[in-house]
RNA sequence: CUAUGCUCAGGUGGGGAGCUAGCGGUGCCCUGUACCUGCAAUCCGCUAUAGCAGGACCGAAAGGCCACCCGAGGUCUAGUCUUGUGGGAAAGAAAGGGGAAAAGGGAACGAUGAAGGUUAGGAGCUGUGCACUAAGAGCACUUCAAACCCCGCCAGGUCCGAAAGGAAGCAACGGUAAGAAGUGUCUCUUAGGUGCCGCAGUAAACCUAACUGGAGUUUACCUAUCCUCUUUCGCCUGGAAGGCUAGAUCGACGGUGGAGGCAUAG
Numbered sequence: 001c002u003a004u005g006c007u008c009a010g011g012u013g014g015g016g017a018g019c020u021a022g023c024g025g026u027g028c029c030c031u032g033u034a035c036c037u038g039c040a041a042u043c044c045g046c047u048a049u050a051g052c053a054g055g056a057c058c059g060a061a062a063g064g065c066c067a068c069c070c071g072a073g074g075u076c077u078a079g080u081c082u083u084g085u086g087g088g089a090a091a092g093a094a095a096g097g098g099g100a101a102a103a104g105g106g107a108a109c110g111a112u113g114a115a116g117g118u119u120a121g122g123a124g125c126u127g128u129g130c131a132c133u134a135a136g137a138g139c140a141c142u143u144c145a146a147a148c149c150c151c152g153c154c155a156g157g158u159c160c161g162a163a164a165g166g167a168a169g170c171a172a173c174g175g176u177a178a179g180a181a182g183u184g185u186c187u188c189u190u191a192g193g194u195g196c197c198g199c200a201g202u203a204a205a206c207c208u209a210a211c212u213g214g215a216g217u218u219u220a221c222c223u224a225u226c227c228u229c230u231u232u233c234g235c236c237u238g239g240a241a242g243g244c245u246a247g248a249u250c251g252a253c254g255g256u257g258g259a260g261g262c263a264u265a266g
Stems, first nucleotide, its partner, number of pairs: 001266006010058003013031004021047005035055005065258005073250011085238004092233009103223003106219004116212007124202006130195002132192007139184006150175003158167003
């Protein structure tokens, strides 16, 4: 140096955050493909030699250890930006809506006489009368309407009588009553978003006319004023999520280099 065998050492993934006195594991996340079974988050097992128990495989190397490089990814701090949120201050800015009032302007009316005042009337309103409409009642007329307990007249038949004659009386017929229906000139009652016909009353406001009065009145179109409502933005502060920058920390995979057990044989 090579080959074979053995097993000691070792290995058969690792890392981050979190948990923990601390170390691992299950679970979460990132890498990545590197045995199996059981235990395990109100946890499971250990003690700085830090998973435990059992089994299988690899085996001095491609694994592992040490050093360096690279660097996925995670965590922390600070700054800044975006989004959205809690609290506070102020009534700040802008836009829009509504209302009030009427300063200026515009427009209209006005000496062919404004506003105001007085009088009168009208409209309107209230009450009432009348009319109308609707309903009902009364009244009048017509029709129907009583087997019998209404009237008249009573066929047949019945009764009295020796007979002559008489009596009661059903049906039918005629009429009438209670009642039903219809019509309607008339009377009454009730109701009324009917009429604007009569009468009476009527604060303010509206219209018309007369008188008075002697220069303003009206509108809310524009500007400006005030009040109010809505929306958006802006100020201070707390905390949340995300992006970017800087720093710190841990760090997989990968790359480079280094060290290295025993036995036998050549």
Predicted 3D model of a 266-nucleotide RNA (Bacterial large signal recognition particle RNA) from uncultured Dictyoglomus sp. Its Rfam family is "Bacterial large signal recognition particle RNA". Rfam describes the family as follows. The signal recognition particle (SRP) is a universally conserved ribonucleoprotein involved in the co-translational targeting of proteins to membranes. Rfam classes the family as a non-coding RNA gene. The source organism's lineage runs through Bacteria, Pseudomonadati, Dictyoglomales, Dictyoglomaceae and Dictyoglomus. The prediction has a mean pLDDT of 76.